Source information:
Model confidence (mean pLDDT): 86 of 100. SAM riboswitch aptamer (S box leader) from Peribacillus glennii, 104 nucleotides, folded computationally.

RNA sequence: AACUUAUCAAGAGAGGCGGAGGGACUGGCCCUGCGAAGCCCGGCAACCGGUAAUAACAUACACGGUGCUAAUUCCAGCAGAGUAUUGGCUCUGGCAGAUAAGGA
Numbered sequence: 001a002a003c004u005u006a007u008c009a010a011g012a013g014a015g016g017c018g019g020a021g022g023g024a025c026u027g028g029c030c031c032u033g034c035g036a037a038g039c040c041c042g043g044c045a046a047c048c049g050g051u052a053a054u055a056a057c058a059u060a061c062a063c064g065g066u067g068c069u070a071a072u073u074c075c076a077g078c079a080g081a082g083u084a085u086u087g088g089c090u091c092u093g094g095c096a097g098a099u100a101a102g103g104a
Base pairs, nucleotide, nucleotide: 003102004101005100006099007098008097013041015040016039017038021031022030023029025077026076027075028074042069043068044067047065048064049063050061051060052059073096078093079092080091081090082089083088
């Protein structure tokens, strides 16, 4: 890197360093010197492990391994349905992506 399974409508700082970019891709639309990315600290969650509890589950803690911390995965990107009608709105399923765990 590829594959399998699960989840993606909730949650999370008026902190420090840093200095211009960022939101995967494309198109939109946004965020950003009233400071972007990145790093640190803080925080959130609870997927895996652990511990407690149980006959076993449910459950709790948050100690270890990740992860996350603008906007629904910011929206759409393909197909279908409903509605409306100048092409908009709503819904469903997929594609892609992200994260976790796993197997060869």